[in-house]
RNA sequence: AGAGUUUGAUCCUGGCUCAGGAUGCAUGCUGGCGGCGUGCCUAACACAUGCAAGUCGAACGAAGCGCCCGCGCGGAUUCCCUCGGGAUGAAGCGCGGAUGACUGAGUGGCGGACGGGUGAGUCACGCGUGGGCAACCUGCCCCGUGCCGGGGGACAACAGCCGGAAACGGCUGCUAAUACCGCAUGAUCCGGGAGGGCCGCAUGGCCCUGCCGGGAAAGCUCCGGCGGCACGGGAUGGGCCCGCGUCUGAUUAGUUUGUUGGCGGGGUAACGGCCCACCAAGACUGCGAUCAGCAGCCGGCCUGAGAGGGCGGCCGGCCACAUUGGGACUGAGACACGGCCCAGACUCCUGCGGGAGGCAGCAGUGGGGAAUAUUGCACAAUGGGGGAAACCCUGAUGCAGCGACGCCGCGUGAGCGAGGAAGUAUUUCGGUAUGUAAAGCUCUGUCAGCAGGGAAGAAGAAUGACGGUACCUGAAGAAGAAGCACCGGCUAAAUACGUGCCAGCAGCCGCGGUAAUACGUAUGGUGCAAGCGUUAUCCGGAUUUACUGGGUGUAAAGGGAGCGCAGGCGGCACGCUAAGCCUGAUGUGAAAACCCGCGGCCCAACCGCGGGAGUGCAUUGGGAACUGGCGGGCUGGAGUACCGGAGGGGCAGGCGGAAUUCCAGGUGUAGGAGUGAAAUCCGUAGAUAUCUGGAGGAACAUCAGUGGCGAAGGCGGCCACCUGGACCGGUAUUGACGCUGAGGCGCGAAAGCGUGGGGAGCAAACAGGAUUAGAUACCCUGGUAGUCCACGCUGUAAACGAUGGAUGCUGGAUGUCGGGGAGUAAUCCCCGGUGUCGUAGCCAACGCGAUAAGCAUCCCGCCUGGGGAGUACGGUCGCAAGGCUGAAACUCAAAGAAAUUGACAGGGGCCCGCACAAGCGGUGGAGUAUGUGGUUUAAUUCGAAGCAACGCGAAGAACCUUACCAGGCCUUGACAUAGGGUGCGAAGCUGUGGAGACAUAGUGGAGGUAAACAUCCAUACAGGUGGUGCAUGGUUGUCGUCAGCUCGUGUCGUGAGAUGUUCAGUUAAGUCUGGCAACGAGCGCAACCCCCGCGCGCAGUUGCUAACGGGUCAGGCCGAGGACUCUGCGCGGACUGCCGGCGCAAGCCGCGAGGAAGGCGGGGACGACGUCAAAUCAGCACGGCCCUUACGUCCGGGGCGACACACGUGUUACAAUGGGGGGUACAGCGGGAAGCCAGGCGGCGACGCCGAGCGGAACCCGAAAGCCCCUCCCAGUUCGGAUCGGAGCCUGCAACCCGGCUCCGUGAAGCUGGAUUCGCUAGUAAUCGCGCAUCAGCCAUGGCGCGGUGAAUACGUUCCCGGGCCUUGCACACACCGCCCGUCA
Repeated sequence: AGAGUUUGAUCCUGGCUCAGGAUGCAUGCUGGCGGCGUGCCUAACACAUGCAAGUCGAACGAAGCGCCCGCGCGGAUUCCCUCGGGAUGAAGCGCGGAUGACUGAGUGGCGGACGGGUGAGUCACGCGUGGGCAACCUGCCCCGUGCCGGGGGACAACAGCCGGAAACGGCUGCUAAUACCGCAUGAUCCGGGAGGGCCGCAUGGCCCUGCCGGGAAAGCUCCGGCGGCACGGGAUGGGCCCGCGUCUGAUUAGUUUGUUGGCGGGGUAACGGCCCACCAAGACUGCGAUCAGCAGCCGGCCUGAGAGGGCGGCCGGCCACAUUGGGACUGAGACACGGCCCAGACUCCUGCGGGAGGCAGCAGUGGGGAAUAUUGCACAAUGGGGGAAACCCUGAUGCAGCGACGCCGCGUGAGCGAGGAAGUAUUUCGGUAUGUAAAGCUCUGUCAGCAGGGAAGAAGAAUGACGGUACCUGAAGAAGAAGCACCGGCUAAAUACGUGCCAGCAGCCGCGGUAAUACGUAUGGUGCAAGCGUUAUCCGGAUUUACUGGGUGUAAAGGGAGCGCAGGCGGCACGCUAAGCCUGAUGUGAAAACCCGCGGCCCAACCGCGGGAGUGCAUUGGGAACUGGCGGGCUGGAGUACCGGAGGGGCAGGCGGAAUUCCAGGUGUAGGAGUGAAAUCCGUAGAUAUCUGGAGGAACAUCAGUGGCGAAGGCGGCCACCUGGACCGGUAUUGACGCUGAGGCGCGAAAGCGUGGGGAGCAAACAGGAUUAGAUACCCUGGUAGUCCACGCUGUAAACGAUGGAUGCUGGAUGUCGGGGAGUAAUCCCCGGUGUCGUAGCCAACGCGAUAAGCAUCCCGCCUGGGGAGUACGGUCGCAAGGCUGAAACUCAAAGAAAUUGACAGGGGCCCGCACAAGCGGUGGAGUAUGUGGUUUAAUUCGAAGCAACGCGAAGAACCUUACCAGGCCUUGACAUAGGGUGCGAAGCUGUGGAGACAUAGUGGAGGUAAACAUCCAUACAGGUGGUGCAUGGUUGUCGUCAGCUCGUGUCGUGAGAUGUUCAGUUAAGUCUGGCAACGAGCGCAACCCCCGCGCGCAGUUGCUAACGGGUCAGGCCGAGGACUCUGCGCGGACUGCCGGCGCAAGCCGCGAGGAAGGCGGGGACGACGUCAAAUCAGCACGGCCCUUACGUCCGGGGCGACACACGUGUUACAAUGGGGGGUACAGCGGGAAGCCAGGCGGCGACGCCGAGCGGAACCCGAAAGCCCCUCCCAGUUCGGAUCGGAGCCUGCAACCCGGCUCCGUGAAGCUGGAUUCGCUAGUAAUCGCGCAUCAGCCAUGGCGCGGUGAAUACGUUCCCGGGCCUUGCACACACCGCCCGUCA
């Protein structure tokens, strides 16, 4: 930093999509360790249980407990004893007193307003930022000044009684205090009023003097102290006010009645309409009020080059809330999360009377959800509350647990190791890849595990939850530790198999219909890695909302046009000012975060310290160019006055002629009208035509223009009235008075609407006639609204220059309208308007180009992918029709602009072709042959399919061929290569079985231990006319023998591309010539090759025979000849070369000359770039797929020959230009040995028998039409020959299915063929026969050749078909057999 995607390609516009980063995430697969973070985004849903705010006995009374003392009771124990008793007096109990680092109910104090949670509400002075309070408060803390005297009365606790299930409460009585209440004292502490001084932006504030009134306290003590009261100050924390900033919707435009202000009062810590009474009628709002929706705000976080956009989870600041709503109490502070009261909902308890409760504290539960943790440890640290303190409390906090949720770090080993092992994948089978990877050898020992030691964190003696943790040490051992996504392009990484528009993939384009680098799997590879993918969301890319940084002629987009309020912007010079602006300083911009530097955990993440930054706000000093403000000036912008002419500018009134129609009358007769052609229609009741007169409405021909006027819509006969604007000219005058213009107001074609007129022509609707498959159309005949007038409405349009308005500037050329100047004039110049062409410049291109779409400034409107849709809803306007405003769901990967190349056009121009036309003969009808479709069948093998399949592959299907069918056999095979074993006996011949293949026996004798051959065995393999011509080679058809198709360099174009190749002429031709930003070149055309036509040279047998000779069956037969014909080889000849005309030339024209031949002499071979996924896997070859005792092979038989039908191609005919009979003449190409066959004989004949010649210019095959004669006499015939019967001949192993030929007999349809359609332009068509290939024979009437006879016609290029070139259009580009619209399914 970009990329993919609209097209055949291009450029542009434009949307969609991707690559990046991010997250409190979720989800799939996977998961070794640690550190630091982080974890209900949903139900502000409901909550079991525990804990989360207490503390002070040094404020107080009572009680309990412990200890001590005293007394009393008590009597254990011990001693004495006269046994009667005496002494001692313990435990325990009771009372009193004292005591305590004890307990804790109660009174009292402080704290429960902090800390912790949540984001519901809130668009607000809530928050942020900067200020203000002269309008305020502040417990605990600090500093200062002063004080603490003396009294009083209660209430809890407690006791008794009572009520209640409980919660709790009531009554009576007792009592203490730092609890409560008076009294004293007391300061400008507060209030009131008086005088004076100073100050402030206002209200007002401060200070001084003296007067009146009010007004406080608490004690405890361990004797150190801790407290109490008042006042002043500080600190901290708060309250209130203000400037600025703070989302979306105008399809929310008006809102407000305590509302806005005042006066007086109440209330508060304090200002205030906060509250109240009265008075006034204000206040807010287009700079967006009100309403609606959404939302806690910020520091910051993510992204971004930045500007910006998105977000507000963790941490920090502020706010709000605590089940919902309301309320106050206490207090320094609350309208109070773990306080109170009331109300609501819900849950729980209940003895039904009544009560209790509030996890948005920490854990935890249910629920919701895609989804979010432990009912852990500790107060050791930090911090908080209470206390004098010890200390107590603290789910704040510090830690631990769970989750790869995120960030960061580490590991899963390292070195050597090629027979490149095995396996796997692939392969062209050679190999290649995995891959130094493994194994193996040598090492190391992080992390985890084991063992030993063991902290700092405590400043500050003690105290450590974390924790036997971090860390250190030791030993052993490569051991326990890799996945996920992707591999068609974008985007880095490909092969195989499977699948077969199926299954599936997909972010976009798009993949998959039998060879898928896109599906699935495997192997390999790429990327990241304890993670990797996916989903969702945000920013980016997207200058795709454009401030930075966009547009609006045709892509989306200029308002239909004007006037104009607000607003925005604004000429020249001067002075002042300092709001904007520039600059300096100061304050602030919290911390954290970010950046830089340094430092601490081994590093990093993380953390600490210092610095920077924080573009902002505020205060203040300075500056004065520019903008603004103020002041007085200026005339160039703008306006006013005057002269002049131009004009379909507007309004209302009057007048005119032409024409149409109608009415009346005259003349006049059969038509008129209308159309492509007609008909409806009018007309003998007199039309049309024509003449005269009249009526009425509407519109104004010529002039007229490429012209004029108007803001636009628009404006056209003539006259005069009223009236707007513009322009020219020259002077005077005002002195910036200007431009634009959201709303607003008036104007606004046609159609339409309302009321009333009018109505000739025209004419929606409607009717009829035509057209048509239909014709609710186009055409025709009629015809009503309407068109016209008046008044009112509507308010739209391709209202267009698809181009908003204004101003200035920037080369020219040429028309035209108005005015002016110069000049005799031609003409030139100036201003204003209106056109064309063009420079620079602009533009995606087209184009624009002083009338800009150029260069600039100002203002307004409008646009942001296509469809849905200018639709719906809402609002508003309208009588209605409808107008204006104007979405969304859903859906598409485009929609689109301009230009390019093609193709196409029932577009144009030019030009070809048997393309039409002109002609001749056919097809389509009949019979038959053949091919095809269809049907049938065991099979009727397969292919060919418009032209360009269909007498095609078939130039030869009875078996074979043969690929098909049924059946019978074979399985290394009918055929190839390779290994091993065996062999004496292979092929052939004969026999037997059999339909045959085959099996078997004999004979035979190749060959001999190398090979070959045969057979057997085992495998590799053979084989396949099985599929794919949409995997291919090769070959072929076709457009088309058409004249085209391209390239190099140059030039033009942003580019596709163009130019060249277009143009003019010419040609069969892109053939040639001229011109030209082109110059050349290639593949095609032509020529070079072959055949035919003339001549020459050479040659002369098998051909020829003129001369000479011979000969006779009278035939060049023989000698001979090289003249002729002919044959063969070679050469010549034709080139518009010559003449005339035209033309620049090329070239064309000529019944020209010459010549056998003339303007390419005729024919052939030869087929450019390419098109049809054209044809062929069945000629052959070949990839991959499929079959393998069969989809291979062999065999006999059948089928390919079927037959209701349909089509193509032929053939024979329908007859007299003919048929039949007889006679008779003339070819050429070719073929011939398993052949052609003379001749002879036999047969009516096919043919048979005998048989000469000839492997060929030698022998053989050999014409028919024609000509001559005879006959038939127009008939289904003496035409026609199908079909059938019979008899034969030939080929062949074999003619039943299924051959050809002959003879006799039979004698069908058919009497020239509908629509239609084919061939042919000269030795052609037509017609006549002949030959050949294949081949045993032949279904050949086919194919390929050959010669004989031998025409007609072409005016011409309008039309049909095909083609070439130029051009125009295009929404087509698998290209008109296209695209595409509507309805229906």
This is a predicted structure of a 1385-nucleotide RNA (small-subunit ribosomal RNA) from an uncultured bacterium. The prediction has a mean pLDDT of 87. RNAcentral holds the sequence, with entries from ENA. Its Rfam family is "Bacterial small subunit ribosomal RNA". Its family is annotated with structural constituent of ribosome and ribosome in the Gene Ontology.